[in-house]
Context: one part of a larger RNA
RNA sequence: UGCAUGUGGUGGAUGCCUUGGCGAUUACAGGCGACGAAAGACGUGAUAGCCUGCGAAAAGCUUCGGGGAGCUGGCAAAUAAGCUUUGAUCCGGAGAUAUCUGAAUGGGGAAACCCACCUCGCAAGAGGUAUCGCAUGAUGAAUACAUAGUCAUGCGAGGCGAACCGGGUGAACUGAAACAUCUCAGUAGCUCGAGGAAAAGACAUCAACCGAGAUUCCGAAAGUAGUGGCGAGCGAAAUCGGAGAAGCCUUGCAGUGAUAGCACGACGGUUAGCAAAAUGGGAUGGAAAGCCCAGCCAUAGCAGGUGAUAGCCCUGUAUGCGAAAACCGACGUGUGGUACUAGGCUGCAGACAAGUAGGGCGGGACACGAGAAAUCCUGUCUGAAUAUGGGGGGACCAUCCUCCAAGGCUAAAUACUCGUAAUCGACCGAUAGUGAACCAGUACCGUGAGGGAAAGGCGAAAAGAACCCCGGGAGGGGAGUGAAAUAGAUCCUGAAACCGCAUGCAU
Repeated sequence: UGCAUGUGGUGGAUGCCUUGGCGAUUACAGGCGACGAAAGACGUGAUAGCCUGCGAAAAGCUUCGGGGAGCUGGCAAAUAAGCUUUGAUCCGGAGAUAUCUGAAUGGGGAAACCCACCUCGCAAGAGGUAUCGCAUGAUGAAUACAUAGUCAUGCGAGGCGAACCGGGUGAACUGAAACAUCUCAGUAGCUCGAGGAAAAGACAUCAACCGAGAUUCCGAAAGUAGUGGCGAGCGAAAUCGGAGAAGCCUUGCAGUGAUAGCACGACGGUUAGCAAAAUGGGAUGGAAAGCCCAGCCAUAGCAGGUGAUAGCCCUGUAUGCGAAAACCGACGUGUGGUACUAGGCUGCAGACAAGUAGGGCGGGACACGAGAAAUCCUGUCUGAAUAUGGGGGGACCAUCCUCCAAGGCUAAAUACUCGUAAUCGACCGAUAGUGAACCAGUACCGUGAGGGAAAGGCGAAAAGAACCCCGGGAGGGGAGUGAAAUAGAUCCUGAAACCGCAUGCAU
């Protein structure tokens, strides 16, 4: 030095576990905000670093309910001081307080800071003072009336939010095996606006000589008809089957009677909760829920926990019950109302949409790329008719059929999930599953936009090793705890690489 055996160190694979994720289903909710949001800064505890909660009334205050013995949140124990059956802590409803920043709104500003004015008040302090829009009132120039402007008051807006929705604007990579029309795609992005859904919607629609009867969504028609450097590709509709169905309004007069709203009532639901059956013994073991023996309950043998695997030990579960208060839903009564200024129904009369339809030129949308190109939108130039009228039926014309534009509203079927509750999984199990099971969008990196980790497991219970010894300590040896300490906190299991020690063999 090598090989072998044994025994250790290092290391953290593997196995087992799960506090966390992932994906669904159902129901709910679908908004918050000048009554100051979302997001933060700084404070706040007997002691207080961080998290959580809260706001100078500061891990909380008041009140109304629930609940019933301990309590003063977590990491995280201990001490002190207290509270509590005169019902605390805790859970739920309502209210109060709610610093500073932030739309941030008195002015400024390098967010959490600086500096004001007015009114009230002895003071401490409280309130007000942004901008825009609309309405009302006052005032009021050049300029006579006026108007602009100014001021006051009232109401509204502003900002945030995961996706879904509508409008505006609008790429490129890519594909075409290059590339320009084309495609990707009206996609991504940007932007405006709204709602719990949005949008669309009550035929100037289709159809085909038969007829249908608003819109939306799904299945088929159908990868068909078409379109297309007829390349790559793009790609309908009628019609049929389903889901769901709902129709209306406009101006005036007259009549009628009972809609919205409001109040009350009882009912149902949501936001705390309550009751809830039935087992003992023996052996093993540290421990019984496993084994053996003998029972019981079950509208409850879903599930979790308990020293190993528990229907009958605990929490629960089936089932039944429950609300002072707030909110939601549908209903009833009253009011509304002897009535119009919101609305319904009936009758009569009336109205029934013009720079519009259409046309030329240029674009765009239609599955349809200018094409034989209808239809829809319109930048520009033009420009009708008025129901004896007008639009459409894919150039165009006639016949025929069908409908009535240029005003408006409208539930459901449909889309989505930041979120709440419950349930589920031939989903993951710590290099997986969210980036994040752990104080993670943290540490750290970057001027910045932005990028972005690693890191789980003692034990049933800390019983977390008193005391003694070596040592400066670290660490170790005894003792003790424990079932186990090669479970000792770098703590379950503890692979390999790698490094020792002992022995044997070889050299």
Molecule: large-subunit ribosomal RNA, domain I
Organism: wastewater metagenome